[in-house]
RNA sequence: GCCGACGUAGCUCAGUCUGGCAGAGCGAGUCUCUCGUAAGGACUAGGUCGAGGGCUCAAAUCCCUCCGUCGGCU
Numbered sequence: 001g002c003c004g005a006c007g008u009a010g011c012u013c014a015g016u017c018u019g020g021c022a023g024a025g026c027g028a029g030u031c032u033c034u035c036g037u038a039a040g041g042a043c044u045a046g047g048u049c050g051a052g053g054g055c056u057c058a059a060a061u062c063c064c065u066c067c068g069u070c071g072g073c074u
Base pairs, nucleotide, nucleotide: 001073002072003071004070005069006068007067010026011025012024013023020057028044029043030042031041032040050066051065052064053063054062
């Protein structure tokens, strides 16, 4: 230099192909339960969906450029 995959909550990831309310598990907080703790149960908070632009009534999702990580080729 060329090619490919990936980037979404604190962590691990789903959702993208086929545009239509941003989610799960773990973790955190509050409450409940208990003599007390853990476990169990209920609830809550936490997101510029890597960045910018475009198409669209509508973009995490489609298109373009860039950035980062990983892998392959030379």